[in-house]
SAM riboswitch aptamer (S box leader) from Taibaiella sp., 108 nucleotides, folded computationally.
The organism belongs to Taibaiella, within Bacteria.
The sequence was found by an Rfam model in a public genome assembly.
The model forms 97% of the base pairs in the Rfam consensus.
Model confidence (mean pLDDT): 82 of 100.

């Protein structure tokens, strides 16, 4: 890296550096010199792994947040394929599902 799974309608900021883009993709709509992308410092959010600990030996259930991730614009901003409904029709609306795509954990 590929692959297995779990979540994803909640929640979180300030300073320096630095100089124009960014929100994966497309097409939308946003965001940005009143400073984007990246690096750095402290902050904070949350509870995936690890920690306690009740259950069980099988899913799990509480606690804590020092530890290993992570995150702090807009539901994964919204939609994309497939079905259902709806409607006169509809590329409108709404609903289930999938596929992608982020994170975590295992795995080579």
């Nucleotide at each position: 890296a590929u692959c297995u799974u779990a979540u994803c309608a909640a929640g979180a900021a300030a300073g320096g550096c630095a100089g124009a883009g960014g929100g994966a993709u497309u097409g939308g709509c946003c965001c940005c010199g009143u400073g984007a992308a990246g690096c750095c410092u402290u902050a904070g959010c949350a509870a995936c792994c690890a920690c306690u600990u009740c259950a069980a030996a099988g899913c799990g259930g509480a606690g804590a947040a020092c530890g290993g991730u992570g995150c702090u614009a807009c539901u994964u901003c919204c939609a994309a394929c497939u079905c259902c409904g709806u409607u006169a029709a509809a590329u409108c609306c709404g609903g289930a599902g999938a596929a992608a795509g982020a994170u975590g954990a295992g795995u080579a």